[in-house]
A computed fold for a 75-nucleotide RNA from Pseudoalteromonas tunicata, annotated as c-di-GMP-I riboswitch aptamer. Rfam family: c-di-GMP-I riboswitch aptamer. From the family's description: GEMM was predicted in a large-scale screen for bacterial structured RNA regulatory elements. Taxonomically the source falls in Pseudoalteromonas (Bacteria, Pseudomonadati, Gammaproteobacteria, Pseudoalteromonadaceae).
RNA sequence: GCAAACUAACCGAAAGGUUAGGACGCAAAGCUUCCGGUCUACCAUCAUUUUAUGAUCAUGAUAGCGGGGUUGCCG
Numbered sequence: 001g002c003a004a005a006c007u008a009a010c011c012g013a014a015a016g017g018u019u020a021g022g023a024c025g026c027a028a029a030g031c032u033u034c035c036g037g038u039c040u041a042c043c044a045u046c047a048u049u050u051u052a053u054g055a056u057c058a059u060g061a062u063a064g065c066g067g068g069g070u071u072g073c074c075g
Base pairs, nucleotide, nucleotide: 001026002025006021007020008019009018010017011016024064030070031069032068034067035066036065037062038061039060044056045055046054047053048052
């Protein structure tokens, strides 16, 4: 310097995000989805069968999951 869980308000179909409080942690916990992983499934497709259930799917999310790239701080 940053700020996990948790709490409140707002956004989102969800995962999740933003702001405020907070203080688990972090020496790049700055930025970047290029690679792998993980999470979600509105829409779409399929099945069942009848308006609902199940399955698949990233174009959504995660940079505080790891690697790469890039700019830097402290010591």